[in-house]
The prediction has a mean pLDDT of 83. A computed fold for a 72-nucleotide RNA from Verrucomicrobia bacterium UBA6056, annotated as transfer RNA.
């Protein structure tokens, strides 16, 4: 340099235009001689960053930043 693909909760990921979620972690509780374990109920997101397009965007578009493949 030039294609392609990811980028969402503290970890792994769904979520393909209409109220952002699961599982592990974290709190907090029930169980019990105690730990573990098992149930319960919980708390955390400027959705990488900035425009655009739409009533409406994580989700379409364009640039950027990053990371991982590929071509020269």
């Nucleotide at each position: 340099u030039c294609c392609a693909g990811c980028g969402u909760a503290g970890c792994u990921c769904a979520g393909u235009g209409g109220u952002a979620g699961a599982g592990c972690a974290g709190g907090a509780g029930a169980c019990u001689g105690u730990u573990a374990a098992u149930c319960u109920c919980u708390u955390g997101g400027u959705c990488g960053u900035a425009g655009g397009u739409u009533c409406g965007a994580a989700u379409c578009c364009u640039a950027c930043c990053g990371c991982u493949g590929g071509a020269g």
The organism belongs to Verrucomicrobiota, within Bacteria. Rfam family: tRNA. The family's RNA type in Rfam is transfer RNA.